[in-house]
Parts: sequence; C1' cells; structure tokens
RNA sequence: GGACAGUCAUCGCCGAGUCCCCGUCAGGCGCGAGCCUGGGGAGCCGGGGACCCAACAGUCCCUGGGGUGAAUCGGACGCCUUCGCCGCGCGGAGGGGCCCGUAGGAGACCUUCCUGCUCCGAACCCGUCAGCUAACCCGGUAGGCGAGAAGGAAGGAAAG
Repeated sequence: GGACAGUCAUCGCCGAGUCCCCGUCAGGCGCGAGCCUGGGGAGCCGGGGACCCAACAGUCCCUGGGGUGAAUCGGACGCCUUCGCCGCGCGGAGGGGCCCGUAGGAGACCUUCCUGCUCCGAACCCGUCAGCUAACCCGGUAGGCGAGAAGGAAGGAAAG
C1' cells in the first nucleotide's frame, strides 16, 4: 500500500414502516402472591363499509374468489406423485427445481419527460366473502442493504 471479513459511530438507500410520551401507565388472567401482552398520542400506509355511479343478453362446459406488495405473465429442460391407454412408452393432471424472457418497480435535493446502464421481478394473508363508497369500523407502522450511471430539457428547492 492492497484484498477479504467483522464491530462501532456517522451518513445514506429500498420500504407506509417515522416521531413523541409513559412504562409509578394500559389491557387480559388469577381468591391471592403474582403471571402474560408493553401501553398511549401524532404522522403515514392498507383493508372493510351506503346513496349515486359502474358492471350485468341467453344456454352449455370449465374455473372459487379476493387482499398486502413493484413482484405478473409466457416459454424451454429435468425430477416427483397420480391417472389413462390390453402392450413399459406415450398422453393428461398436480407439485417442485432450474434457466430464459416479460408486465411492473428501484437506483444519493424534489417533480415531470426523453435517452441509456445496473439491479429486483420475492413472500405472505383472508377462508367461499368483499366493485366504487360519505359517515363509521378494523389492522399495520416490519424487515433488508452500503451498489453507485448517468446525460439532456423544463419547473421548483437550497446555497452564494
């Protein structure tokens, strides 16, 4: 001097997921000692929920439907389960793996547009029920990360 890993502090990114107060408080259980959950407010986010509006021709077949989230759809190739075919190999259905693309989303003051690059494109919940929706009701306020790719136009903000 360099590389990798870790810790702390600061700053920052994705995201609604932040801030303040109390914890001598609040709720529940217990005869009691006590035990369990932390509790409240503001902001932010999401769901349910009228009128009006929207949607709604008929028959048959198949398929439940919806929500949070950017995370949806399609294709190729193996694997497993099951069923059918009298014939061992095909075909159908389901599940899972992996790869490619894709609706969409993110990238260092903010918003919009154009060009371009990189990355993500998961997971979970309700339980046969939800169009929109004033009043009203309910819930959440987690987690992950340290990559740097920006250029142009317009309008702001900030600084001088």
Overview
A computed fold for a 160-nucleotide RNA from Streptomyces termitum, annotated as c-di-AMP riboswitch aptamer (ydaO/yuaA leader). The coordinates come from a structure-prediction model, not an experiment, and the mean pLDDT is 77. The sequence is in RNAcentral, with records from Rfam. The model forms 92% of the base pairs in the Rfam consensus.